[in-house]
RNA sequence: ACAAUUCUUCAGGGCGAGGCGAAAUUCCUCGAUCGGCGGUAAAGCCCGCGACCUGGGAGAAAUCCCGGCUGAACCUGUGAGACUCAGGUGCCGACGGUAUAGUCCGGAUGGAAGAAGAACGGU
Repeated sequence: ACAAUUCUUCAGGGCGAGGCGAAAUUCCUCGAUCGGCGGUAAAGCCCGCGACCUGGGAGAAAUCCCGGCUGAACCUGUGAGACUCAGGUGCCGACGGUAUAGUCCGGAUGGAAGAAGAACGGU
């Protein structure tokens, strides 16, 4: 320096005021606010991954394998390089519950992309 095995820990955020109403943090008005992981010139809106949802197979089960599905951005400037930075103007947001939800409650004290560290060999 390279490759492998085992273990430990960490790993998702965000609503106020008013109105109508029997009932709304969900509707209406005004305003606000949040953004998993890896890549890359720094990313919710580029590429990919995870989770959610879903089809099939294996298994007694735990779980594993192969898929499917999965929302949204442009302009200008700087620069070698930026749909990532700066300025500007926009847009998006699963499922179940409930008076219609990105922000409440729930699956979730779950799981995971991954991150950090340790142990132990090998070349």